[in-house]
RNA sequence: GCCUGCCUAGCUCAGUCGGUAGAGCGCUAGGCUCUUAACCUAGUGAUCGUGGGUUCAAGCCCCACGGUGGGUG
Repeated sequence: GCCUGCCUAGCUCAGUCGGUAGAGCGCUAGGCUCUUAACCUAGUGAUCGUGGGUUCAAGCCCCACGGUGGGUG
């Protein structure tokens, strides 16, 4: 240089054929317990890497850029 995967909540990851975003863990409060842990209940969370484009509508499609991993001359 070229090819290619990934970037979504504090962390690990889902997200279908484009219809406005979820789970587990964590955190907070309460219950239970002599207490802690475990368990149960409720709550808490994201302008989806950045900028633009297409569309009535974009996490999803298109372009550029950035970050990170792999392959290869």
Notes: The RNA shown here (transfer RNA) has 73 nucleotides and comes from Heterosigma akashiwo. Rfam family: tRNA. Its family is annotated with triplet codon-amino acid adaptor activity in the Gene Ontology. The source organism's lineage runs through Eukaryota, Sar, Stramenopiles, Chattonellaceae and Heterosigma. RNAcentral holds the sequence, with entries from ENA. Model confidence (mean pLDDT): 81 of 100.